[in-house]
């Protein structure tokens, strides 16, 4: 100098139009108890601007991580 990635505690999706899923946490049911199983709840778009009626999504800059070239 160039490229990729950044979403919940962890992992991972999302044609510009309601932010999902799995595991984990919590509650309930089931069970003599526990485990398993089922149901429910809470929890997230790296930061700051811009474009747009509307941005996780498009553009710019910055930050962090990874990689390539020198």
């Nucleotide at each position: 100098g160039c490229g990729c990635u950044g979403u919940a505690g962890c992992a991972u999706a999302a044609c510009g139009g309601u932010a999902g899923u799995g595991c984990a946490u919590g509650g309930c049911a089931c069970u003599u108890u526990g485990a398993c199983u089922g149901c429910c709840u809470a929890g997230a778009c790296a930061u700051a601007g811009g474009u747009u009626c509307a941005a996780c999504u498009c553009c710019u800059a910055u930050c962090a991580g990874c990689g390539c070239c020198g």
This is a predicted structure of a 70-nucleotide RNA (transfer RNA) from a Bacteroidota bacterium. The RNAcentral record of the sequence draws on ENA. It matches the Rfam family "tRNA". From the family's description: Transfer RNA (tRNA) molecules are approximately 80 nucleotides in length. Lineage of the source: Bacteria > Pseudomonadati > Bacteroidota.